[in-house]
The RNA shown here (SAM riboswitch aptamer (S box leader)) has 117 nucleotides and comes from Mucilaginibacter rigui. The organism belongs to Mucilaginibacter, within Bacteria.

RNA sequence: UACUUAUCCAGAAAGACAGAGGGAAAGGCCCUAUGAUGUCUUAGCAACCUGUACAGCAUUUUAGCUUGUGUAAGGUGCUAAUUCCUGCUUCGUAACCAAUACGGAGACAGAUAAGCG
Numbered sequence: 001u002a003c004u005u006a007u008c009c010a011g012a013a014a015g016a017c018a019g020a021g022g023g024a025a026a027g028g029c030c031c032u033a034u035g036a037u038g039u040c041u042u043a044g045c046a047a048c049c050u051g052u053a054c055a056g057c058a059u060u061u062u063a064g065c066u067u068g069u070g071u072a073a074g075g076u077g078c079u080a081a082u083u084c085c086u087g088c089u090u091c092g093u094a095a096c097c098a099a100u101a102c103g104g105a106g107a108c109a110g111a112u113a114a115g116c117g
Base pairs, nucleotide, nucleotide: 001117003115004114005113006112007111008110013042014041015040016039017038021031022030023029026086027085028084043079044078045077048075049074050073051071052070053069054068055067056065057064083109088106089105090104091103092102093101094100
């Protein structure tokens, strides 16, 4: 860095340093000297992978598993706002067309994990 699969309306912050921007991008709307972004320390959340306990399934037995429920030791991740909201397509409602608003589904983009080149 490309691709594949899964998830994304839940959850979880204090301190130190430093000092002006930040929330991916565009538009909006927010956060921010009552200290942003960042770095470090400590703490926490979660349960993707490994490990591990029990159960289920399979097998003559063992090795095992696209299985379930836990655990939280290890590897990541995360700890303002639903991925902060929207953009594109489509469906529904507002009597009809247009516009608009609201709601549903999908796509695109993005984030994280695991796998693979």
It was read from a public genome assembly, where an Rfam model found it. The coordinates come from a structure-prediction model, not an experiment, and the mean pLDDT is 81. Its Rfam family is "SAM riboswitch aptamer (S box leader)". Rfam links the family to the GO term regulation of gene expression.